[in-house]
Context: one part of a larger RNA
RNA sequence: UUCGUUAAGGAACUCGGCAAACAAGCGGCCGUAACUUCGGGAUAAGGCCUGCCCCGCGAACGCGGGGCCGCAGCGAAAGUAUCUCUAGCAACUGUUUAACAAAAACACAGGUCCGUGCUGAACUCGCAAGAGGACGUAUACGGGCUGACGCCUGACCAAUGCGAGAAGGUUAACGGUGAAGGUCAUAGACUCUGUUUUAUGGCUGACGCCCGAAGCCCUCGUCAAUGUCAGCAGUAACUAUAACUGUUCUAAGGUAGCGAAAUUCCUUGUCGGGUAAGUUCCGACGCGCACGAAAGGCGUAAUGACUGGAGAACUGUCUCAACGAAGUGCCCG
Numbered sequence: 001u002u003c004g005u006u007a008a009g010g011a012a013c014u015c016g017g018c019a020a021a022c023a024a025g026c027g028g029c030c031g032u033a034a035c036u037u038c039g040g041g042a043u044a045a046g047g048c049c050u051g052c053c054c055c056g057c058g059a060a061c062g063c064g065g066g067g068c069c070g071c072a073g074c075g076a077a078a079g080u081a082u083c084u085c086u087a088g089c090a091a092c093u094g095u096u097u098a099a100c101a102a103a104a105a106c107a108c109a110g111g112u113c114c115g116u117g118c119u120g121a122a123c124u125c126g127c128a129a130g131a132g133g134a135c136g137u138a139u140a141c142g143g144g145c146u147g148a149c150g151c152c153u154g155a156c157c158a159a160u161g162c163g164a165g166a167a168g169g170u171u172a173a174c175g176g177u178g179a180a181g182g183u184c185a186u187a188g189a190c191u192c193u194g195u196u197u198u199a200u201g202g203c204u205g206a207c208g209c210c211c212g213a214a215g216c217c218c219u220c221g222u223c224a225a226u227g228u229c230a231g232c233a234g235u236a237a238c239u240a241u242a243a244c245u246g247u248u249c250u251a252a253g254g255u256a257g258c259g260a261a262a263u264u265c266c267u268u269g270u271c272g273g274g275u276a277a278g279u280u281c282c283g284a285c286g287c288g289c290a291c292g293a294a295a296g297g298c299g300u301a302a303u304g305a306c307u308g309g310a311g312a313a314c315u316g317u318c319u320c321a322a323c324g325a326a327g328u329g330c331c332c333g
Base pairs, nucleotide, nucleotide: 001326002325003324004323005322006321008319009318012317017314027049028048029047030046035040037148051068052067053066054065055064056063057062069073082312083311084310085309086308087307088306089304090303094106095105110146111145112144113143114142115141116140123132124131125130149299150298151297152296154229155228156227159226160225161222162221163220164219165218168217169216170215175210176209177208178207181204182203183202184201185200186199187198188197189196190194230248231247232246233245234244257291258288269285270284271283272282273281
C1' cells in the first nucleotide's frame, strides 16, 4: 500500500456516516400511507413462499395431499435497489467549466414585450458581388426578459429611454443680399515721374441680414422599458399599543403574498417541537439593519450522482486498538 477477521459498545468519529459494513436482491403470493397535476407516489413500506421423492387432478402452466434431507433449496459463478420522515432550491428528461466546480448555474416547453408587409422583410456575414433568413410571408421570421402547472402580477410617466406629434422657440452647410478690406487692370487728378488719391471693372472677401432639415426645447403616450415605491408628532375607561388625527415632502409613497429567510447586523432574537443535553433543523411571531410581485411573488405532485435536519438497519468511523495475508520503499545482513 492492497486485502481479511475482531470481545463489549454501535456514529460516541467527523465539517459531514467520508470510507467501510449490513440489509435487500431473481421469481411468485399477499399487502401498501400522506399527498397528487388522478398519470403517479409504488418494486412505497411490510410479510410469507421457493429443494427433492411419491400419489391424485390437469392439455399445459401448475394446484392439492403425503414423505425426505440440510445451518442454508433463485443451495450465489456472473449479474443484481438500503429504507423512512422532514425542509430548501430547480418543475421535469437534458446541457456545462476536455484535465480541481455537474450545481440552486445554462437550456427547456409555456408567458409576455419589441421589430419585420417582402421585385431587395427585419436581422446576420461580406469592401463588393453575393449568401443566410427562406425556395419561408405575421398561426412566419428576428431580438429582449421570464421560465412547467396553480393563484396572481399592486402604485408611480417626475428623471432616463423609446414611440407619436407638430403650433411656437433655438439651430448647420448650401443659396441670396449688403459689404469694410485685399489684389490686378484701365482712366484721371497731383507736390510731375513715383508716390498718394479718385472713379470704373475683374477676382476675392471679414462680417451683418434673409432663407434654411433633422435634432433639442415643447405636447402627449409608454414600466412583463431603465427604474422608484417617505418622515415627524399626538391620540382609547390600569398599563401597553394605536383603528384615529395633525403636519412636511413626493411622480407615487411597498398592495397581495411571504418573512431571523440561499435575504436578519444586533442574534445562539422570542415562543413551541424534536434531544438527557440542539449556534444546526422544523412550526410560529414580525420594529423586514437591508423580502416583494415576469432581474417575477407565493405555492406545488413528480423528478434530482443538488443542499440542510432527523430516524431504522448496519458496521473498526470511533472508544482503542489487535491479529493475519500479499506487496513496495528504506535500513541491516

The prediction has a mean pLDDT of 82. Predicted 3D model of a 333-nucleotide part of an RNA (large-subunit ribosomal RNA, domain IV) from a Patescibacteria group bacterium. The RNAcentral record of the full RNA draws on ENA. Taxonomically the source falls in Bacteria candidate phyla (Bacteria).